[in-house]
Context: one part of a larger RNA
RNA sequence: UGACGGGGACCCGCACAAGCAGUGGAGCAUGUGGUUUAAUUCGAUGCAACGCGAAGAACCUUACCCAGACUUGACAUGUAGUAGACCGGUUUAGAAAUAAGCCUUUCCUUCGGGACUGCUACACAGGUGCUGCAUGGCUGUCGUCAGCUCGUGCCGUGAGGUGUUGGGUUAAGUCCCGCAACGAGCGCAACCCUUAUCAUUAGUUGCCAACAUUUAAGGUGGGAACUCUAAUGAGACUGCCUGGGUUAACCAGGAGGAAGGUGAGGAUGACGUCAAGUCCGCAUGGCCCUUAUGUCUGGGGCUACACACGUGCUACAAUGGUCGGUACAAAAGGCAGCGAAACCGCGAGGUGAAGCAAAUCCCGAAAGCCGGCCCCAGUUCAGAUUGUAGUCUGCAACUCGACUACAUGAAGACGGAAUUGCUAGUAAUGGCGAGUCAGCAACAUCGCCGUGAAUACGUUCCCGGGUCUUGUACA
Repeated sequence: UGACGGGGACCCGCACAAGCAGUGGAGCAUGUGGUUUAAUUCGAUGCAACGCGAAGAACCUUACCCAGACUUGACAUGUAGUAGACCGGUUUAGAAAUAAGCCUUUCCUUCGGGACUGCUACACAGGUGCUGCAUGGCUGUCGUCAGCUCGUGCCGUGAGGUGUUGGGUUAAGUCCCGCAACGAGCGCAACCCUUAUCAUUAGUUGCCAACAUUUAAGGUGGGAACUCUAAUGAGACUGCCUGGGUUAACCAGGAGGAAGGUGAGGAUGACGUCAAGUCCGCAUGGCCCUUAUGUCUGGGGCUACACACGUGCUACAAUGGUCGGUACAAAAGGCAGCGAAACCGCGAGGUGAAGCAAAUCCCGAAAGCCGGCCCCAGUUCAGAUUGUAGUCUGCAACUCGACUACAUGAAGACGGAAUUGCUAGUAAUGGCGAGUCAGCAACAUCGCCGUGAAUACGUUCCCGGGUCUUGUACA
């Protein structure tokens, strides 16, 4: 000087407390451990691994296993030799890769050759093989915590200190005052984006107040007000008032205001820590393989199942279930695409083809509200499991897809110890969309809107963090 303390003081955080909803019990989905297996590819492992890499494992993917094949190679460049087109169609054998045939078939040329393709040989290719403890890059974490440092000066033999400590204050090393310090840098804040209000500009594909028309649909004439769209501005700064405070920083209250003291949310992550993670995104040193640890193909596996754990979904019901009627979104996506009307089917879906490269066309919100039934039961709750019949995608749904109809109708009575999230348009709850994608294991992830709470006395305690101080046999 740090680190640590079941030392002290002060302070903060959904850390506790106060509340709400959960997890832990059930069934299923998914990941992991374990076990099994020819293989169940590999990585991630306290917080910070475990719906994680994977924004999609039937083949492919695929790295694993079995079997069948290839060896200048599936891919790149070059040299030498040699042959001829390549492509396309087709036959046989085979699980395919592949092998053997058949048909068809070149261009330029200075005639040396060149382009392209195949074969032979050689340099080489190739490796998701090892090392993340050789690395780059990227990322997690402490933590959006308020810290981390430097120049000069001063102090100290020196390590080092001072500044950065102190008194106040703040979300903040934020600001004020003081001070052997005076300044500065990286962080904080602001500048950026979204959102909340208003104005101006613009008015189609969007809008419809007044007027007209109408097949009753902003459909048409028209309008430029409103909504909206999207560009430019305004607006919030403790600016104003009162009180407190050291005449300060600042704090409490108030006015006006759409918004008030960081308005709300996001992006943004200092010096560093964990030899944290990643050589299987990519790049890369070294090592290793080179008729194989490379490459191609068929099939299997990654989907196994006594069990254990994590994360979710659905429930256990009456604030509910079911049937009928009826209302209101936002944000996205669409040409190998989205696909209306109409018709067929109980339905998944099929036929069909209008419109749309889209503010134009496509794309029923659901909870809600109004009625009927159920009457507290393993039920008109719950839906696992299984059977049959189907639909769709795709070369192909056996291992191993999703969905539909009918039948079947399991556990489950609100869950032990323990434990998680959340402070407001939040939690809870309801649906909608997208990426990946032929299809789908999506109940995941990332977004969008609808309905919309309760509680916070307080900081003694648990956890994590910051500042000062103290002890130490630790570095």